Predicted 3D model of a 350-nucleotide RNA (Bacterial RNase P class A) from a Bacillota bacterium. Rfam family: Bacterial RNase P class A. By type it is a ribozyme. It was read from a public genome assembly, where an Rfam model found it. The coordinates come from a structure-prediction model, not an experiment, and the mean pLDDT is 79.
[in-house]
RNA sequence: UGCGUAGGCUAGGUGACCGCGAGCAUAGUGCCGUAAGGCCGUGUUCGAGGAAAGUCCGGGCUCCACAGGGCAGGGUGCUGGCUAACGGCCAGUGGGGGCAACCCUAAGGACAGUGCCACAGAAAUGAAAACCGCCGCCUAUAGGCGGUAAGGAUGCAACGGUGAGGUAAGAGCUCACCAGCGGUCAGGUGACUGACCGGCUAGGUAAACCCCACCUGGAGCAAGACCUAGUAGGAGAAGGAUGACGCUGCCCGCCGACUUCUCGGGUAGGUCGCAGGAGAUGCUGGGUAACCAGUAUCCUAGAUAGAUGGUCACCCACGACAGAACCCGGCUUACAGGCCUACGCACAAA
Repeated sequence: UGCGUAGGCUAGGUGACCGCGAGCAUAGUGCCGUAAGGCCGUGUUCGAGGAAAGUCCGGGCUCCACAGGGCAGGGUGCUGGCUAACGGCCAGUGGGGGCAACCCUAAGGACAGUGCCACAGAAAUGAAAACCGCCGCCUAUAGGCGGUAAGGAUGCAACGGUGAGGUAAGAGCUCACCAGCGGUCAGGUGACUGACCGGCUAGGUAAACCCCACCUGGAGCAAGACCUAGUAGGAGAAGGAUGACGCUGCCCGCCGACUUCUCGGGUAGGUCGCAGGAGAUGCUGGGUAACCAGUAUCCUAGAUAGAUGGUCACCCACGACAGAACCCGGCUUACAGGCCUACGCACAAA
């Protein structure tokens, strides 16, 4: 200098004027409304995101509800740690990719059982099989019998691999190295790793059903609570203490009086929930880290016919993806430009 890898910050700025929404304080017997309530002036403070998006996970909160147990159903799946929790994050282990920095991982069990492996091929059952070939014997050469699974073919995959010896020809038949399986010892919290020994070898698939381990009520802010106003505390039928309703489904248990269907009537408005939090930032300490503890400071939107706009001037990165609606922790997706840190590879110079 170029190419890459991992991470972080920002997301146009400054000033003036007019306009929009909310909080707090304050003035007026103001205005609207039957009411509950709402609006207006003045001052002051604040006012969309890193993803606000997707609605894929986990919770907080509210109600069922005084609310138990089991089964079913659902979710996760290497080890250890973090967290309110998670399918998340951090650090490792095994496997895969990359020269590397780094990245990915759907990573428990096939000796509990069931299923599937088409076609091709001799053969893809729980360990079977012989098409070509090789060897031996019989036979006149056609052919028959026996041995073999090293060579060839088929296939994603052919019952360990490579090499040597041995053999009638071959084969773990024997040996060396390696993989697998089993055992012992050592290291590690653990997943696992290393060394030594051993008979020689016990298909694949669970992102198939299944088994195992752990977790798991339901519905959702249109949850729910209150205030004002209004109507028909109407009609008929069925079930119910031999137990209605009640929990996603089923069973047991508990509770203890309503439940369902048909016809008919009423249902306008307002307030809360609604932002002080598993909160943010700085410093100190612990930890490889995620994160934890202590301390100090700060309060940063709450709309509902749904708030951020317009004009002028200057700067320059000439502005991408894109707008809160109960809240928070994650993941995934989209993204112009600018800035910063660390590391890897290649080349060059000193």